[in-house]
C1' cells in the first nucleotide's frame, strides 16, 4: 500500500429494511434464621463515527476509525 472479516446493553452474542432482543451479570421483591440456589418484576444501548438512498436504515450504498486475517 491492496484485499477480506468484525464492531449492537457491563461481558458474550442474535437480529441483514417496519419503533432492538437472548444468555450471564446488575437492582428490587418473594422464598430462607442468614446466604446460595430458585421464582417474579425492573433498570441499562441515539447499533464504532460521518454522510447518502428511501415513507421508513442496526440492516442497503459511500467515506472514515479501531481491532484481526491474507497478500505485497
Nucleotide at each position: 500500500c491492496g484485499g477480506g472479516g468484525u464492531g449492537u446493553a457491563g461481558c458474550g452474542c442474535a437480529g441483514g429494511a417496519g419503533u432492538a432482543g437472548c444468555g450471564c451479570g446488575c437492582g428490587u421483591c418473594g422464598u430462607u434464621c442468614g446466604g446460595g440456589a430458585c421464582g417474579a418484576c425492573g433498570a441499562g444501548g441515539u447499533c464504532g463515527c460521518a454522510g447518502g438512498u428511501g415513507c421508513g436504515a442496526a440492516u442497503c450504498c459511500u467515506g472514515u476509525c479501531a481491532c484481526c486475517c491474507c497478500g505485497a
A computed fold for a 72-nucleotide RNA from a Patescibacteria group bacterium, annotated as transfer RNA.
The sequence was found in a public genome assembly.
The coordinates come from a structure-prediction model, not an experiment, and the mean pLDDT is 85.
Rfam family: tRNA. Rfam classes the family as a transfer RNA.